[in-house]
Molecule: transfer RNA
Organism: Clostridia bacterium
RNA sequence: GCGGGUAUAGUUCAGUGGCAGAACACCAGCUUCCCAAGCUGGCUAUGGGGGUUCGAUUCCCCUUACCCGCU
Numbered sequence: 001g002c003g004g005g006u007a008u009a010g011u012u013c014a015g016u017g018g019c020a021g022a023a024c025a026c027c028a029g030c031u032u033c034c035c036a037a038g039c040u041g042g043c044u045a046u047g048g049g050g051g052u053u054c055g056a057u058u059c060c061c062c063u064u065a066c067c068c069g070c071u
Stems, first nucleotide, its partner, number of pairs: 001070007010024004018054001026042005047063005
């Protein structure tokens, strides 16, 4: 230099155009003499910019970071 892949919650992962989900974690309450465990509820996310579309996490382009391959 060229090609390919990944980027979604604090963490690990789902989600192939129509209200963005789960587990763990965190916070509050219940329970308990206390802790742990358990139960209920809650907070938090689509790497950035642009395009297509009535509507984009999803499709297209650029860009950033990381990973792999080629030279």